């Protein structure tokens, strides 16, 4: 830095994914060592135990406990005593406990953070300076004694001390009240001098060095307290508020200001720049990202703040409204003698509990802090350390070199040869981090303290001497030894890595796209490999890529987005000169921005992480001195921007009033007769009771033809006969007037097609609903006939439209041309022609657009303000506000669910779009076919088998050019197992193979018997061979044509299919090859940003049709001669044969056409416009056929799925379909006679003549390897006789008896003869097939196969027609344009209801929570306040009694927690039942959309 994924390919929007970084992490899988760091994110859930705040005997009274020690008794033991000493439990004072340490619950706020003020404040211990420390004086704890109580705990009584209390004394430059002066300021006000008057103080102890105390002041230092900016989200939260905003009161309370709080006055104050309300959250420094602006966070460390079981209060202090104090309530938990009491781990272990998930009931105060003490100390779960965990960052290590026999062995394979792991291992040298052993072995310690010296204090200097948890621990040496050390995740693409096996839409995978249905680089394993490595990997989260919220940096005609339009309020933005000022704005300075952390440089741990030093950097407030160009205030002037007058000028602007005429309907009347009406066609309707039609009269309501138009007007909706009246409006000119008065325009107000709607009219037409008739499978439609709301008018309401130019609204600028409405000015003979301003279309230049396109009426440069988007569905739905009489309208969302949805354009297919062409496509005609019976081949069914394959056109007389056996795959049923055929080695055997004979047997076969016997070589022995045994390959018409090759069918003998270079397109892709013309042709001309070329078209290649030359034998025979006979002689003319040639090319006229390409007619000519047939089949398209012609990949099978062999199947038969053949007759049918081709075959062969048989045939054998002989008679046709219209002399199936042929063998199951039998059929329903000339019909011959078997195939000759107006429709084809939501490409795509399954959500009679107003009641503890039945040591008066001041405690009130009632709001959960939604397999009904989607 950027990728995948919408598509058959583009481009563009748009969204989802994905690489990257980082983590208080969990979870898999592994795990060697060490540094540094971190470690309940959930239950502010409950919490056993143990610790975390005490010091201080230099304050006291005093001694329970330890320890010395003294005294008494006692011989000792010991007992008893003495506070005597060290020291010290309770205790009364002192100080501390408000700090350290936890949490983050609450809290949207002056909590916090940053910058100010206190002239409105306070402040123990610390520092500094002034002054003072004098007299008294009465209790109390303890201890003693005595009671209550299980206990906590508490009462009385007598006694007792202080640095505790209290009282006098003295005192100020402390306070406080009066008066008087000066300065200064920031509003109230400070600051100071001065006079006067009231008030207040104090403690001592000592080791004799000190240590304290009280009063001021000033610092330091910590706190409160205000005040500006900043600081989450919801407007589906818009009003809120009564102590609430102010104000007086020398009022109250505070440390201080203040509605904090009281009494009084008055009515305020706060809010769209979001008040109130509701959710959610400690702030910050930072931290994680990010190119940076931002996003997210708020663990550790720092710095606030709140908290402390929950709620409330308030004491005592400097300081709490107080974590390890106190009192109430309230839950909860323990003790309990039931009477009562205790407790509070959001300290640090730890334990339940919850959770995916977070450590030890560790060691020490030796460092650093801190509490208290003159100090020594003592206390310190702050702290230091240790321990646990890969939880993160760093940093090492698991070894290095050398070694090819490229080993075994894996795996792989084209298979025995190769390649991979792989220099990898063995093997040899070396190293020793770490680990093990041994041994040395730190630093953190500096002091305080005590002594000495110097000093007036501060302090300075020196000596001794003690202290280490962590620790024998870092680190260092030595010694042996490769020894103690790799994993995990991925290899379809993105995205670094590939193969085999298994498995077979199965198991499985996946982050998006998407694998997997039998060749899976995507699933499992295994080999390789890529990546990171003591880690990997997976999930979760947050930023990033995402310019996808856009200030840096986006959009709005069609992809999501311009509000239906005005008119205007806040707001935001404004013309031109001049002055002023300095709010923004820039600049310099000064402050402040804590520290840590980023960042740079340097240093310290071996290195880094870590960590110290110092630096920059802190974009941010404040302040204050300048600078005025631009903006903004002030103030003055101006006319272009906006108006305002005058004048003509336009118009379906607007409102109310009047008239008109034409049609339509209805009525009356008359004329008139059978029908109208309406449709695709018809029916309902109307109408003989007189319809339609035609005349005339008459009423009613609605609309205004023509003129009429890319015309005109209105802000939009919208406006259309004439006319009148009221009224906006615009544009033109002129340039007199006003002097920026302007553009926009959230809220607001108006206004606003059609339907709807409410009250009254009116109601001619048309006409939802509704009836009826059609159509249809149905048809609640489309079409008819009828038809009520409505359509009209008044008043009122709705308030939405594809309210559209899908393009807000104003202004300025930017190349043209051409129309047309309105003016004005020149001009011109004109209605003419310049010019010039609004208007309204069309075309195109630049620029712009993702394209189509806009284009001075911008979607173009630009500015200024609204609105309005931000994937697709769900949903404009739900809720909730609002509006509305309702309909319903505005507002306006979530769960869930997909990867997509979409926009412009592009090639293709399609279309019951269009446009031009072609074709036996259709018409025009002949003959069939579908009906009969036979033949064949399918389907179905049968069967032990009825082998297999082929299935719209393009399977079905196809493979099959020929199934008794064979074939032959298929059944039954017997054999064989290197096999039925072939190769290669090994070993034996013998020549071999073979012949021939017996038994058995259905045959294959198996059994046994007889025979004979090669080559070369002296000779061993070798060669080729045969059998027998073994091996290594065999063999499968077994599977998969959807793994394949090759052939093919077909679309189609259609005329298309493409490439290169150009150009054009952001890009698929265009252009070429589209257009005019022409052809049978993308044939050919022309023309053009295309120019050339391939593959196909033709042609070139066979045949056929006409001349010519050459050939003349087995063909010919005109002329000569001969014969039964071209039989001979002869003859080369003719036919004919085989080769070679010409010959047809729109060449020639004439017309049409561009003068072309070419066409139409004529001429000549055997043949005339590719002459006629054939062969030749482009790119490709159907995953079309074929694995059973043949080859081949994989699979399966190997005494069988191979292979002999016999039988039997493939030929079955209720039955459908498709190709034929024969026929129903007279154009026929039978008999007789008489003619005329071609083509082709023949030695396993054709077979003549004559004989035999009725006949198939048979006997016979001449001739022929063929232009010589043979098959071979052609037949329809001619010539005559004969039948007469019928199931017949028609027809010929069936069956039946006799033969005949081929063959080993005709039963299943051939084929022909003969005689007899004589079925159905009388021209074939819907439908349907071929055929355009030598064609169709029709008639016979041949062949291939083939022992035999032909109505089928393939070819040949004979006879030999009818009709094409023409392209409207059918079906197929081909070009060009068009539309599309189709691309598997219309056999496409896709919509809704229902049925089922599931998932969230919504409503519900209600139910249970929570939270929170209101009102009402309550009234604990406690401040304050009042009273006083009580109780009182100090002070006071009294001689005392006693009284007073204070104190105590009781009792009343304000005030308020926690309960209670009552009634609201807001929110969650759940609810029979109900709503629609979203997804689900191949379900049901239909067919609404996209083609003119079949009614746009």
């Nucleotide at each position: 830095a950027g990728a995948g994924u919408u598509u058959g390919a583009u481009c563009c929007u748009g969204g989802c994914u994905c690489a990257g970084g980082a983590u208080g992490a969990a979870c898999g899988c592994u795990a060697g060592c060490g540094g540094c760091a971190g470690g309940c994110c959930u239950a502010a859930u409950a919490c056993a135990u143990g610790c975390a705040a005490g010091u201080c005997g230099a304050g006291g009274g005093g001694c329970a406990g330890c320890a010395g020690g003294g005294g008494u008794a006692g011989c000792a033991a010991u007992a008893c005593u003495c506070g005597c000493u060290g020291g010290c439990g309770a205790c009364c004072g002192g100080c501390g406990c408000a700090c350290g340490g936890g949490u983050g619950c609450g809290u949207a706020a002056c909590g916090c953070g940053u910058a100010u003020g206190u002239a409105a404040u306070c402040u123990g211990c610390c520092c500094a300076c002034u002054a003072c420390u004098g007299g008294g004086g009465g209790a109390u704890a303890g201890c003693c004694c005595g009671g209550a109580g299980a206990a906590a705990u508490u009462c009385g009584g007598a006694u007792u001390a202080a640095u505790a209390c209290c009282c006098c004394a003295u005192a100020a430059c402390a306070c406080a009240g009066u008066g008087a002066g000066a300065c200064c300021a920031c509003a109230u006000g400070g600051u100071u001098u001065u006079a006067u008057u009231g008030u207040u103080a104090a403690a001592g102890c000592u080791c004799a060095g000190g240590c304290g105390g009280u009063a001021g002041u000033g610092g330091a230092u910590g706190a409160a307290c205000a005040u500006g900016c900043g600081u989450c989200c919801g407007a589906u939260u818009a009003g809120c508020u009564a102590g609430u905003g102010g104000g007086u009161g020398u009022a109250g309370g505070u440390a201080a200001c203040g509605g904090c709080u009281c009494a009084c006055c008055a009515a305020g104050g706060c809010g769209a720049c979001g008040a109130u309300c509701g959710g959610u959250a400690g702030g910050g420094g930072g931290u994680c990202u990010g190119a940076g602006a931002g996003g997210a966070u708020g663990a550790u460390c720092c710095c606030c703040c709140a908290c402390a079981c929950u709620g409330g209060u308030a004491c005592u202090g400097a300081g709490a409204u107080a974590c390890g104090g106190a009192c109430c309530a309230g839950a909860c938990u323990c003790c309990u003698a039931c009477g009562g009491g205790a407790g509070g781990c959001a300290g640090c272990a730890g334990u339940a509990g919850g959770g995916a998930a977070u450590a030890u009931u560790g060691g020490g105060c030796a460092a650093u802090g801190g509490a208290c003490g003159c100090a020594a100390g003592u206390c310190u779960g702050a702290c230091c350390c240790a321990g646990c965990c890969a939880u993160g960052c760093c940093g090492c290590g698991u070894g290095c070199a050398g070694g090819a026999a490229g080993a075994a062995g894996g795996c792989u394979u084209u298979c025995u040869g190769a390649g991979u792991c792989g220099u990898a291992a063995a093997c040899u040298g070396c190293u020793u981090u770490u680990g093990a052993a041994u041994g040395g072995g730190a630093a953190c310690a500096a002091a305080u303290a005590c002594c000495c010296c110097u000093u007036g204090c501060g302090a300075g200097g020196g000596a001794u001497g003690c202290u280490g948890a962590g620790u024998g621990u870092a680190c260092c040496a030595u010694u042996a030894g490769a020894a103690u050390a790799a994993g995990c995740a991925c290899c379809g693409g993105c995205u670094a890595a590939c193969u085999c096996c298994g498995u077979g839409c199965c198991a499985g995978c996946a982050g998006c796209c998407g694998c997997g249905g039998u060749a899976a680089u995507a699933c499992g394993g295994a080999g390789g490999g890529u990546g990171c490595a003591a880690g990997c990997g997976u999930u979760g989260u947050c930023c990033g890529g995402a310019u996808u919220u856009a200030u840096u940096g986006g959009g709005u005609u069609u992809a999501a987005a311009g509000g239906g339009u005005g008119c205007g309020u806040a707001g935001g933005c404004g013309g031109g000169c001049c002055u002023u000022u300095a709010a923004g704005u820039c600049a310099g300075u000064g402050g402040u921005g804590a520290a840590a952390g980023c960042c740079g440089a340097c240093a310290g741990c071996u290195u880094a992480a870590c960590u110290g030093u110092c630096g920059a950097a802190a974009u941010g407030c404040c302040a204050u001195u300048g600078a005025u160009a631009c903006u903004g205030g002030g103030g003055g002037u101006c006319u272009u921007g906006a108006g305002u007058a005058c004048a003509g000028u336009a118009g379906a602007g607007g409102u109310a009033g009047g008239c008109g005429g034409a049609a339509u309907u209805a009525a009356u009347g008359g004329u008139g007769u059978a029908g109208c009406g309406g449709u695709g066609a018809a029916a309902u309707g109307c109408a003989u009771a007189g319809a339609u039609a035609c005349c005339a009269u008459u009423a009613a309501g609605a609309a205004c033809a023509c003129c009429g138009a890319u015309u005109g007007c209105g802000a939009a909706g919208g406006c259309a006969g004439c006319u009148u009246a009221c009224u906006a409006u615009a544009g033109u000119g002129u340039a007199a007037c006003u002097g920026a008065c302007g553009c926009u325009g959230a809220g607001g107000c108006a206004c606003g097609a059609a339907a709807g709607u409410g009250u009254g009219g009116g109601g001619a037409u048309c006409a939802a609903a509704c009836a009826g008739g059609a159509u249809u499978a149905g048809a609640u439609a489309c079409c008819c006939u009828g038809g009520u709301a409505g359509u009209c008018c008044a008043c009122g309401c709705c308030c939405u439209a594809a309210a559209c130019g899908a393009u807000g609204c104003a202004u300025a600028c930017u190349u043209g041309g051409u129309g047309u409405g309105a003016g004005c000015c020149a001009u011109u003979c004109a209605g003419u022609u310049g010019g010039u301003u609004c208007g309204u279309g069309c075309c195109g230049g630049a620029g712009c657009u993702a394209a189509c396109g806009c284009g001075u009426u911008a979607a173009g440069u630009a500015u200024g303000c609204c609105g309005c988007c931000u994937g697709g569905g769900g949903a404009g739905u739900a809720c909730g506000g609002u509006c509305g009489c309702a309909a319903g309208g505005c507002u306006g969302a979530a769960a869930c669910u997909c990867a997509a949805a979409g926009g412009a354009a592009u090639u293709g297919a399609c279309g019951g779009g269009g446009g031009c062409c072609c074709g036996c496509a259709c018409a025009a005609g002949c003959g069939g076919u579908g009906g009969a019976g036979c033949a064949u081949g399918u389907g179905g069914u049968u069967c032990a088998a009825u082998u297999c394959g082929a299935c719209g056109c393009a399977a079905c007389g196809c493979g099959a050019a020929g199934a008794a056996c064979c074939u032959u795959a298929c059944c039954u049923g017997g054999g064989c197992u290197c096999g039925a055929a072939c190769g290669g080695c090994u070993u034996c055997u013998c020549a071999a193979c073979g012949u021939u004979c017996g038994u058995g047997g259905a045959a294959a076969c198996a059994c046994g018997g007889a025979u004979a016997u090669c080559c070369c070589g002296c000779a061993a022995g070798g060669g080729a061979g045969u059998g027998g045994a073994g091996u290594c390959g065999a063999g499968g018409u077994g599977c998969u044509g959807c793994a394949u090759g090759g052939c093919u069918g077909u679309c189609g003998u259609c005329a298309g299919c493409u490439c290169g270079u150009g150009u054009c397109g952001u890009g698929a892709g265009a252009u070429g090859u589209u257009g005019g013309g022409u052809u049978a042709a993308g044939u050919c001309c022309c023309g053009c940003a295309a120019c050339g070329a391939g593959c196909g078209c033709a042609a070139c290649c066979c045949u056929u049709g006409c001349c010519c030359u050459g050939u003349u034998u087995u063909g010919c025979c005109a002329u000569c001669a001969u014969u039964a006979a071209g039989u001979u002689g002869g003859g080369a003319a003719c036919u004919a044969u085989c080769a070679g040639g010409g010959g047809a090319c729109c060449g020639c006229c004439a017309g049409c056409g561009a003068u072309a390409a070419g066409u139409u007619g004529g001429a000549g000519g055997a043949a005339g416009g590719u002459g006629g047939g054939g062969a030749u089949g482009a790119c490709g398209u159907c995953a079309a056929g074929u694995c059973a012609u043949c080859a081949u990949g994989g699979c399966c099978u190997u005494u069988a799925u191979g292979u002999c062999c016999a039988g039997g199947g493939c030929u079955a038969c209720a039955c459908a379909c498709g190709u034929g053949c024969u026929a129903c007759a007279a154009u026929g049918g039978a008999c007789g006679g008489u003619a005329c081709a071609a083509a082709g075959c023949g030695c396993u062969g054709c077979u003549a003549a004559a004989c035999c048989g009725c006949g198939a045939g048979g006997u016979g054998g001449a001739g022929c390897u063929a232009a010589u002989c043979g098959c071979a008679a052609a037949a329809a046709a001619c010539c005559g006789u004969u039948c007469u219209c019928a199931g017949u002399u028609c027809g010929g199936a069936u069956c039946g008896c006799a033969g005949g042929c081929u063959g080993c063998a005709a039963c299943u199951c051939g084929c022909c003869u003969g005689c007899g039998u004589g079925a159905a059929g009388c021209u074939g329903g819907a439908a349907u097939c071929g055929c355009u000339a030598g064609u169709a019909a029709u008639g016979g011959c041949a062949g291939a196969u083939c022992a035999g078997c032909a109505u089928g195939c393939u070819g040949c000759c004979g006879u030999g027609a009818a009709u094409a107006c023409g392209u409207u429709c059918c079906c197929g084809g081909g070009c060009c344009u068009u539309g599309u939501a189709c691309a598997c490409a219309c056999c496409g795509c896709c919509c809704g209801u229902c049925a089922c399954a599931u998932c969230a959500c919504g409503a519900a009679a209600g139910u249970g929570g929570g939270u929170u107003g209101u009102a009402c009641u309550a009234g604990a503890a406690g401040u304050c306040u009042g009273u006083g039945c009580g109780c009182u040591a100090a002070c006071c008066a009294g001689c005392a009694a006693u009284g007073g001041a204070g104190g105590c405690c009781a009792c009343g009130g304000c005030c308020c927690a926690a309960g209670g009632u009552a009634u609201g709001a807001c929110u969650c959960a759940u609810g029979a039942u109900u709503g629609g939604g979203g997804u689900g397999a191949a379900g049901u009904c239909g067919a609404a959309a996209c083609a003119a989607g079949g009614u746009a």